[in-house]
Molecule: FMN riboswitch aptamer (RFN element)
RNA sequence: GACAGUCUUCGGGGCAGGGUGAGAUUCCCGACCGGCGGUACAGUCCGCGACGGGCGCAUGGCGCCUGUGAUCCGGUGCAAUUCCGGAACCGACAGUACAGUCUGGAUGGAAGAAGACGGUG
Numbered sequence: 001g002a003c004a005g006u007c008u009u010c011g012g013g014g015c016a017g018g019g020u021g022a023g024a025u026u027c028c029c030g031a032c033c034g035g036c037g038g039u040a041c042a043g044u045c046c047g048c049g050a051c052g053g054g055c056g057c058a059u060g061g062c063g064c065c066u067g068u069g070a071u072c073c074g075g076u077g078c079a080a081u082u083c084c085g086g087a088a089c090c091g092a093c094a095g096u097a098c099a100g101u102c103u104g105g106a107u108g109g110a111a112g113a114a115g116a117c118g119g120u121g
């Protein structure tokens, strides 16, 4: 240094200001935000998680299957839908005046990240 195994910690952000209304951070104007791995640095490429549905185990969780959003143009460069410039677009479920941003499941779970221990050749 490599790879089983055990364990610990960490692991999601955001409606300023205004309009209508009895009531809206939900509508309208406008504002703001961007999980994880890969790859030339990515919310929009590829994949994963989260979330919904179904099935199984017969457990209060795990496994399997499945559904699940959105980007173009120009520039630089060997290489960028990732950088720079410009203009766009998207965002689970439940609740409530219709919610990416409020409240809730969630003091949860998780993609994963870092580290410790430890064995093997």
Stems, first nucleotide, its partner, number of pairs: 002120002005117006017029003031101002033091002035048004043089002051067007071087005093104003